This is a predicted structure of a 478-nucleotide part of an RNA (small-subunit ribosomal RNA, 3' major domain) from an uncultured prokaryote. The RNAcentral record of the full RNA draws on ENA. The prediction has a mean pLDDT of 82.

Context: one part of a larger RNA
RNA sequence: UGACGGGGGCCCGCACAAGAGGUGGAGCAUGUGGUUUAAUUCGAAGCAACGCGCAGAACCUUACCAACCCUUGACAUACCUGUCGCGGUUACCAGAGAUGGUUUCCUUCAGUUCGGCUGGACAGGAUACAGGUGUUGCAUGGCUGUCGUCAGCUCGUGUCGUGAGAUGUUGGGUUAAGUCCCGCAACGAGCGCAACCCUCGCCCUUAGUUGCCAGCAUUAAGUUGGGCACUCUAGGGGGACUGCCGGUGAUAAGCCGGAGGAAGGUGGGGAUGACGUCAAGUCCUCAUGGCCCUUACAGGCUGGGCUACACACGUGCUACAAUGGCGGCGACAGUGGGCAGCCACUUCGCAAGAAGGAGCUAAUCCCAAAAAGCCGUCUCAGUUCGGAUUGCACUCUGCAACUCGGGUGCAUGAAGUUGGAAUCGCUAGUAAUCGCAGAUCAGCAUGCUGCGGUGAAUACGUUCCCGGGCCUUGUACA
Numbered sequence: 001u002g003a004c005g006g007g008g009g010c011c012c013g014c015a016c017a018a019g020a021g022g023u024g025g026a027g028c029a030u031g032u033g034g035u036u037u038a039a040u041u042c043g044a045a046g047c048a049a050c051g052c053g054c055a056g057a058a059c060c061u062u063a064c065c066a067a068c069c070c071u072u073g074a075c076a077u078a079c080c081u082g083u084c085g086c087g088g089u090u091a092c093c094a095g096a097g098a099u100g101g102u103u104u105c106c107u108u109c110a111g112u113u114c115g116g117c118u119g120g121a122c123a124g125g126a127u128a129c130a131g132g133u134g135u136u137g138c139a140u141g142g143c144u145g146u147c148g149u150c151a152g153c154u155c156g157u158g159u160c161g162u163g164a165g166a167u168g169u170u171g172g173g174u175u176a177a178g179u180c181c182c183g184c185a186a187c188g189a190g191c192g193c194a195a196c197c198c199u200c201g202c203c204c205u206u207a208g209u210u211g212c213c214a215g216c217a218u219u220a221a222g223u224u225g226g227g228c229a230c231u232c233u234a235g236g237g238g239g240a241c242u243g244c245c246g247g248u249g250a251u252a253a254g255c256c257g258g259a260g261g262a263a264g265g266u267g268g269g270g271a272u273g274a275c276g277u278c279a280a281g282u283c284c285u286c287a288u289g290g291c292c293c294u295u296a297c298a299g300g301c302u303g304g305g306c307u308a309c310a311c312a313c314g315u316g317c318u319a320c321a322a323u324g325g326c327g328g329c330g331a332c333a334g335u336g337g338g339c340a341g342c343c344a345c346u347u348c349g350c351a352a353g354a355a356g357g358a359g360c361u362a363a364u365c366c367c368a369a370a371a372a373g374c375c376g377u378c379u380c381a382g383u384u385c386g387g388a389u390u391g392c393a394c395u396c397u398g399c400a401a402c403u404c405g406g407g408u409g410c411a412u413g414a415a416g417u418u419g420g421a422a423u424c425g426c427u428a429g430u431a432a433u434c435g436c437a438g439a440u441c442a443g444c445a446u447g448c449u450g451c452g453g454u455g456a457a458u459a460c461g462u463u464c465c466c467g468g469g470c471c472u473u474g475u476a477c478a
Base pairs, nucleotide, nucleotide: 001478002477003475004474005473007472008471009470010469011468012467013466015462016461019426021424022423023422026318027317028316029315030314031313032312033311034309035308042053043052064304065303066302068300069299073129077128078127079125080124081123082122083121084120087106088105091102092101093100094099109119110118111117131293132292134291135290136289140287141286142282143281144280145278147276152191153190154189155188156187157186158167159166160165171182172181173180197270198269199268200267202238203237204236205235206234207233208232211228212227213226216225217224241264244258245257246256247255248254320419324378325377326376327375328374329373336367337366338365341360342359345356346355347354348353385416390411391410392409393408394407395406396405432454433453434452435451436450437449438448
C1' cells in the first nucleotide's frame, strides 16, 4: 500500500421487510447429467453452464456411426501435352447412391501482327501443394460474459517522507453520481458520472395521397364531388432551466412546500459499460503461431444417429376449476410481413383443407378472426373440470413423413382437488392476465424478439440475510 475480520461508523440496491404472483407436487414440452448405443457429433459448468451456441437435426444441415467409393483431390495458384467457346439438353444399361459405360439434340467466344500468338474453358499427366469442425482459448487477435451503469480509476507539477509511499481523492455539508458547495500543501488535468444521440408524452409549423371528413351535395359504403379544418403520417421548430414564490440551510451547494404547466426537479424508456478482475468463454463464426494427419484425422455418397430411457436436475407450457367450463352474440388495438409471396370472394368438405379466382411490388390489396368482453346454461362432482395416452379415418408440406414433421375428425379420457424442506422474478401502465405479429423456415414454436388490450397490492422501516461504496481500526496474510 492492499486484502481479510462471526471489528467500528456512515450510505446504497426488489438486499431484507411490506405485498401480490409463481417454481418445488401432476402431465407434457425443452435443455442438461447419467445410463445405453455402431454412433447417440462438439462446446457451455456456482452466481456469470443447463428453451445456452441451435433465428427452427426427416434428406440436406452434420461435424458422429456403418457400408460402398475416391486420391493433385469438392476448392486455389503454378508447369507440360492434347482438345476446343462456354453452356444447355434427350434416352438407355449397371448400381442404394456416389459413380462407371453408351447415346440424342440445340448453341458454336473475344482480340489478332493470322503464329495455338494472347485471353478463356475442358480433359490427361507430373510435382510443388490443396484440404482437416484434428489439438492447444494456459501461445494469440477479434468478439463476449461478469463484478456493474457500481462511482470509481489515474496523471502532471508542487510539497512531505531515508524509502515503500503519502498528499491531491481525506474533512464539514449535499447528490442518483469523485454531483456540487465550503474548508484544506496543494494547484490543475485525464478516463469514467452528467449532458450531447434515439424514442414516448404537449404545442406550433411545412406538406395532403393511398390517410382524414367539420360544413355542402351524393352513396349500400369517405363511395364519389369537394375540402386539408380535425385525426394521422414525417420533416423542421418550441417547451423544463430549481427559471418564479415561500420556508430551511452557513448569506453556499442543496432540501421541503407552492404556483403556473401536457410534463417538475435525472419527466418515462433505450443506446452508451472507466482502470481493471475471473490464465472467465470462444482455435466449431472468422483470423492466426506451434504441434499433428496426408490412398487419410482429407473428399464423395446411401442408410442410420444427434429424437435412445431405470433415473436425477434446470427452464417453461397446460391444469387441478364457478373470478370457471360449454354454447350463442358481437365491439374495440398496436407492432409487423407479403411476388418462387400475401391471398379477398365463390363453390365443395363436419373440419384440417381442396377447386376455381379478383386485388396487391402495398398508408391503396391481402395476412386479419384480435382475445380477455356480454347473454344463456352447468351447481361442486375426478364433474359439461382436466386433457395425457391410445385406436381408426383423413389432410398439408416435401424426391421422401417407418425410425422421426405439423394439422383435422370420430372414439378413448391417465395423473392432477393448489403442491414438504426450500426457492425465483416484480415498486406502475409495473406485476398479473389476454391475445397479435415477426425472424429462422418447403414443412415444423409451449422457445426467442417485439406489439398492443385489461390492469392491481405494498414499501413502517434498515435490526437481520446477500451484494456493493467511503472512512477508520486490528492482523503471526501478500